[in-house]
Context: one part of a larger RNA
Molecule: large-subunit ribosomal RNA, domain VI
Organism: mouse gut metagenome
């Protein structure tokens, strides 16, 4: 901007994409065949690989505002306790989140026309012949079938709800113009959404985010004091002390206060 009023939602789906692998085992059956050695068709079931989507409860991996340890120096006057800086200063764990070596699906089945290729019936050609007429079979392929996008599918679809026929100039209008309904948008507080945009939850009639409180998870036994020891150091006060992102509570802080667009068919 279309889609012949203007809006919210929710569909159908023409159309298009993506996917389309396979192995071993057991079972029919040590049947069928076969002189034996051997050893199946058909059907039924189990369990890998790769590859492809999802996903974090479970094993772990990361985890630069989380704990703890520890060297060197240097600051807070010093001693304790701490902060800088040395690759995040090295070293050990680790919550969310993202992830894979973790966990969970998937490729089908069926239906449809078919290829090669096998066949009924069958003439031309009294015979024959799967083909000339006619019937019926046959592939991971093709076409549906399951998944994903989808009505600019200008052939512009459909259902369901909301708004209404204002005012003014022209008055010939399917004309222009204003301010508005439903209804969106600026803005603003954000998110498992996201380069921006977009999309999603909120904007006080509020739990949107941030603080606080409470729990979880996390380190892993704080810091003062006390008590033992000569001390170093260790017990005790105590699952302590701190603690991003999780769960939840709470209007204590911010989303105030406004604006602007938007039908008359």
């Nucleotide at each position: 901007c279309g889609u012949c009023g203007g809006a919210g939602a929710u569909c159908u789906g023409a159309g298009g994409g993506a996917a389309g692998c396979u192995g071993u085992c057991c079972u029919c059956a040590g049947u069928a065949c076969g002189a034996g050695a051997g050893g199946a068709c058909c059907g039924g079931g189990a369990u890998g690989g790769a590859c492809c989507u999802g996903c974090c409860g479970c094993u772990g991996g990361u985890g630069c505002a989380c704990c703890a340890g520890u060297u060197a120096u240097c600051a807070u006057g010093c001693c304790a306790a701490u902060g800088g800086u040395a690759g995040a200063g090295c070293u050990g764990g680790g919550u969310a989140g993202c992830c894979a070596a973790g966990c969970a699906g998937g490729g089908a089945a069926c239906g449809g026309a078919u290829a090669a290729g096998a066949g009924c019936u069958g003439a031309a050609a009294g015979c024959a012949u799967c083909u000339a007429a006619g019937c019926a079979c046959g592939a991971a392929g093709c076409c549906g079938g399951a998944c994903c996008c989808a009505a600019g599918a200008c052939g512009a679809g459909a259902u369901c709800u909301c708004c209404c026929a204002u005012u003014c100039u022209a008055a010939a209008a399917g004309a222009g113009a204003a301010g508005u309904a439903a209804g969106a948008c600026c803005c603003c507080u954000u998110g498992a959404a996201g380069a921006c945009u977009a999309c999603g939850a909120g904007g006080u009639g509020g739990a949107u985010a941030g603080a606080c409180c409470a729990g979880g998870g996390a380190u892993g036994g704080a810091a003062g004091u006390g008590c033992a020891g000569a001390g170093a150091u260790g017990c005790a006060u105590g699952g302590a002390g701190u603690u991003g992102a999780c769960u939840g509570g709470c209007a204590c802080u911010a989303a105030u206060c406004g604006g602007u667009c938007g039908a008359g068919g």